[in-house]
RNA sequence: GAAAAUGGCAAACCACCGGUGACGGUGGGGCGCAAAACUUCCGGUCUGGCGAGAGCGCCAGAUAGCGGAGUUACCGAA
Numbered sequence: 001g002a003a004a005a006u007g008g009c010a011a012a013c014c015a016c017c018g019g020u021g022a023c024g025g026u027g028g029g030g031c032g033c034a035a036a037a038c039u040u041c042c043g044g045u046c047u048g049g050c051g052a053g054a055g056c057g058c059c060a061g062a063u064a065g066c067g068g069a070g071u072u073a074c075c076g077a078a
Base pairs, nucleotide, nucleotide: 001075008033009032013028014027015026016025017024018023031065037071038070039069041068042067043066044063045062046061047060048059049058050057051056
């Protein structure tokens, strides 16, 4: 990240399975993605629990397709 090329991933939804839950896995399915590859270090949002008079705070978890950050990778014009 312009033109292409080899390809890659896979949203919503559906089925089955796991989980208290957010959500995850497998299969189907494609909304899209130049890192939609990997990593919870920071923030956000979401879930469970505890505390507190509300606001909120703390602990554990989820989200990498919420953003930042780190690492790695294909092609190769400005």

Predicted 3D model of a 78-nucleotide RNA (c-di-GMP-I riboswitch aptamer) from a marine sediment metagenome. Model confidence (mean pLDDT): 87 of 100. The sequence is in RNAcentral, with records from MGnify.